[in-house]
Context: one part of a larger RNA
Formats: sequence, structure tokens, C1' cells
RNA sequence: UGACGGGGACCCGCACAAGCAGUGGAUUAUGCGGUUUAAUUCGAAGCAACGCGAAGAACCUUACCAGCACUUGACAUCCGACUAACGAAGUAGAGAUACAUUAGGUGCCCUUCGGGGAAAGUCGAGACAGGUGGUGCAUGGUUGUCGUCAGCUCGUGUCGUGAGAUGUUGGGUUAAGUCCCGCAACGAGCGCAACCCCUGCCAUUAGUUGCUACGCAAGAGCACUCUAAUGGGACCGCUACCGACAAGGUGGAGGAAGGUGGGGACGACGUCAAAUCAUCAUGCCCCUUAUGUGCUGGGCUACACACGUAAUACAAUGGCCAUCAACAAAGAGAAGCAAUACCGCGAGGUGGAGCAAAACUUCAAAAAUGGUCUCAGUUCGGACUGCAGGCUGCAACCCGCCUGCACGAAGUUGGAAUUGCUAGUAAUCGUGGAUCAGCAUGCCACGGUGAAUACGUUCCCGGGUCUUGCACA
Repeated sequence: UGACGGGGACCCGCACAAGCAGUGGAUUAUGCGGUUUAAUUCGAAGCAACGCGAAGAACCUUACCAGCACUUGACAUCCGACUAACGAAGUAGAGAUACAUUAGGUGCCCUUCGGGGAAAGUCGAGACAGGUGGUGCAUGGUUGUCGUCAGCUCGUGUCGUGAGAUGUUGGGUUAAGUCCCGCAACGAGCGCAACCCCUGCCAUUAGUUGCUACGCAAGAGCACUCUAAUGGGACCGCUACCGACAAGGUGGAGGAAGGUGGGGACGACGUCAAAUCAUCAUGCCCCUUAUGUGCUGGGCUACACACGUAAUACAAUGGCCAUCAACAAAGAGAAGCAAUACCGCGAGGUGGAGCAAAACUUCAAAAAUGGUCUCAGUUCGGACUGCAGGCUGCAACCCGCCUGCACGAAGUUGGAAUUGCUAGUAAUCGUGGAUCAGCAUGCCACGGUGAAUACGUUCCCGGGUCUUGCACA
């Protein structure tokens, strides 16, 4: 000087407390461990691994296993020889591929018309290719975390023999090393804040595909809604009090909004030899008729068990049935979204208007109204199973999703323990998108309905500043 303390002082955070809803019990989905296996590819491991890489494993993917094959190779450059490329089709085989045929077909540039060249293919030779093989403790790049915590430093000066100190400490204040005052310090940098985006109010400009002061249409218009560009608006600016006449704080007025208005992006010096050699790049080591490459089938989907994260429930604030012109936002759409109509109980099928979309399509559910059920393992719950079907796709056996009928399990609110959340939040209700042929209870977004509680900082956890002790560096 740091680190540490079941030392002290001060301060903060859904950290506790006050509340609401959960997890831990059940079933299912999914990931991990373990076990099993020919293989169950690999990585991730307290917080910060475990619905994580994976925004989607039937083949492919795929890296794993078995078998069948290839060896200048699936891919790149160089050399030589030959042939235009391309295309059609038979046999064998699980296919990769092998064998035997060839119907067609002769392109581009130069030309002395002999040929040469570019591109492509086949064969041959070796230089080489190739490796999701190892090392993240050799690395770059990228990322997590402490933590959006308020810190981390430098120049000059001064003090100290020196390591170092000072500044950065102190008194106030702030979300903040934010600002004010003081001070052997005076300044500065990276952080904080602001500048950026979304949202809330207003104005101006612009009105088509949007809107309508018309009973409908057309027409007309741009007032309103909305769209999207530019501005304004909030600054403790005004006011009362507190404060040190400061910084600032507490209330009030005006205001759409009040003290950072709400949200996002943005992550200092560094810590964890943190993660990643399997995104990529890369040193070194290793393999080179194989640790490379192709193919078929299997596996990644196994199952005494254990854990994490979710979905659905256990019901009456509910289930079921019916009615109604109920009411969104944000997206997506051409190998696409698909209306009206018809067929089917339904999944879906036929058919195809319109739309490269403010134009067309895809577009709510909780809610409301009425009826029924009357506290039951039930008209709760839907797992599992049987049968019959639909869709995608060469192909749904291993191993997809959906529909109808039947079947109708556990479960009556969950031990110790433990998680999230302070407002348009929690809870609850649906909608869309990426990936994608098909497959979503996951992820990322969107809106609808819409709470309770916070006395307070003694305690638990984490963090910051000062100080003290010190058997640590």
C1' cells in the first nucleotide's frame, strides 16, 4: 500500500421487512447428472453450467457407432497428356459406386486455317490438400461476471531516507469522485451526466393506400384520427420555508409531463490463468490408404434413479353451452399470404378473387349477457392407451405434428427450504415473428384486463466511503 475481521461509523440495493404470485408435492415438456449402450458426438459446472451453444437431430444437419467404399483425395494452386462442355438411358448394388452403351450436341477469343489460348471435364506424377484431432494454462477476436457499482488514474508541485502519501481526505449535498464550501495543492484524463433511439403534450409542414363535420354511394375536403419530418416544451425556471448569503432539500402554483418524466442503447481501471482452438483466425504438437473423404443404416430421442427450468392442473373469482354488429397492438407474406364460395363433425380438402401490400391476406382471448352444473375425484383434471383419419416430406418403424370417437391416471394447494416483482409493474389473457418442407409448453416481441404493499434499516446477502486491528501478500 492492499487483502481480510463472527472490529467501528456512515450510506445504498426487491438485500431484509410489508405485500402479491410462485418453485419445492402431481402429470407432462425440456436440459443436466448418473447408469446403460456398438454409439448414446462435443462443449458449458456455485452465484456467472443445467428450455445454455441449438433461431427448431426422421434423411440431411452430424461432429458419434456398425458396415460398404476411396486414396493428389469432397475442396485449392501448380505440371503433362487427352477430350468441348453438356445431355439421354441399361444392368448390378442398401447406396456410394462399378460395368457396358451411347440417340443428340460441337459453343467463346486469336489464326498464317496447320493450329494455339481461356473456361470446363477425364487420366497420371508429386509438391500438397484435409482434420468439429490436442492444448482457451501458448494466443487474437468475442463474451460472461463483480456492476450502470462510482469508482480508476495521470502531469506538475509539496511531504517522506524509502515503499509511498497528498490531490481523491474533511463539512454539507447528490442516483453519481453530482455539485458547493474548506484545504499544499493546482490542473487534467477514463468513467457519471448530457449528446442518440422509443414513448407521453403541442405546433408547423405534408395528405394516399389513411380519415369523414354526408342517411348511402359518388364526389369533395384534410377539421378530426392517423401517418412522418421539423421544431417547441421541464430549467428547481416561479413561489414559500429550511440550509452557511452556497450546493441543495421540503411543499405549492402553473403545466400533458416536476425535480434524471418513463423505457432502451451505452459497461471505466481492473478481477475470476472465468468461457470459447466446435463460429472464425492462429503458434506448437499429432494423424496422412487415415484422427482425411463418400455412402447406407443406426445413434444424439436409451431409463432402477437424482437435480434445474417451464407448461397444465387440483376447480364455483370456476367448468360447459349458447348469444353478441364486442374491443387491440406489433409483425409476416411470392417455391408466399390466401378471401368469398362449396365438401367434411373436425384436422383438412376443392378452387382461386386480391396482394411484392397504410390498398389484399393473415388477425384476438380473457371481458360482457343468458342458461346449466351445486362441492363430488365431479359436467374438475387431462396423462396414458385403442381405433379411425388429416398434413408435410423420397421416406413419419426406431423418431413428426394435428383431428374425431372411445379410454379417463396422478392430482383436493404441496415438508425443510427457496424465487420473482415497487406501477401500467406483479398477476392474468390472447396475438405475432425468427428458425422452419414439417415440428414450440422454448426464445424474442406485441398489445388487452389490471392489483396489494413499502412502518422502517435492528437483522440476512451483496456493494461503496472513512477509520481501526493484523499471525496474510
Small-subunit ribosomal RNA, 3' major domain from an uncultured bacterium, 473 nucleotides, folded computationally. The coordinates come from a structure-prediction model, not an experiment, and the mean pLDDT is 82.